[in-house]
RNA sequence: CCAAUAGAGAGCUAGGGUUCCGAUUUCGAUUUGAUCGAAGUGACUGGUCCGAGAGCUUUCGACCUUGACAGUUUCAGGGUUACACGGCGGGACAAAAGCCCGGGAGAC
Numbered sequence: 001c002c003a004a005u006a007g008a009g010a011g012c013u014a015g016g017g018u019u020c021c022g023a024u025u026u027c028g029a030u031u032u033g034a035u036c037g038a039a040g041u042g043a044c045u046g047g048u049c050c051g052a053g054a055g056c057u058u059u060c061g062a063c064c065u066u067g068a069c070a071g072u073u074u075c076a077g078g079g080u081u082a083c084a085c086g087g088c089g090g091g092a093c094a095a096a097a098g099c100c101c102g103g104g105a106g107a108c
Stems, first nucleotide, its partner, number of pairs: 007060006015050002020047002022044001023041008061081008083103001085106001089101003
């Protein structure tokens, strides 16, 4: 200095909101405490939940390569799986988002 591929899944995180749980505010009931009920709050740390092409880890797959056997396949070992700026708007779920449209439009 030199090869090839550039896909699928899982777990998690940054991030996200508010159905449910919890938190909290007001009102009401029993009224001593405390509990219960109704309504509001996500400019409530949270649990459940959603969650990355351009975040992490991992599995499978794919590819390259070495050796053995073998006869065009099998086994074993090593390695690669790179790069990646990005709206507005729309969509889903209760709702929102780095989710999906989307490695799209556009930019370089």
Guanidine-I riboswitch aptamer from Marinomonas lutimaris, 108 nucleotides, folded computationally. The model forms 100% of the base pairs in the Rfam consensus. Its mean pLDDT, the model's own confidence on a scale to 100, is 77.